[in-house]
Molecule: transfer RNA
Organism: Candidatus Aenigmatarchaeota archaeon
RNA sequence: GCUCCCGUAGUCUAGCCCGGCCAAGGAUAUCGGCCUUUCGAGCCGAGGACACGGGUUCAAAUCCCGUCGGGAGCA
Numbered sequence: 001g002c003u004c005c006c007g008u009a010g011u012c013u014a015g016c017c018c019g020g021c022c023a024a025g026g027a028u029a030u031c032g033g034c035c036u037u038u039c040g041a042g043c044c045g046a047g048g049a050c051a052c053g054g055g056u057u058c059a060a061a062u063c064c065c066g067u068c069g070g071g072a073g074c075a
Stems, first nucleotide, its partner, number of pairs: 001074007010028004020058001030046005051067005
């Protein structure tokens, strides 16, 4: 230098190929409450995310382009 893969809450992950339901679900952690003699467990609730910029579209996490970061291969 070229090609390919990946990037979603504090952590892990689903959704992406084939755009749509109020456009983001689950687990875990955190916080609050209930329960318990206490702790733990259990139950209920709350907050928290699409790497960044642009394009296409009525509508983009999803499609296209670029950038950044990580990884693999070739030279």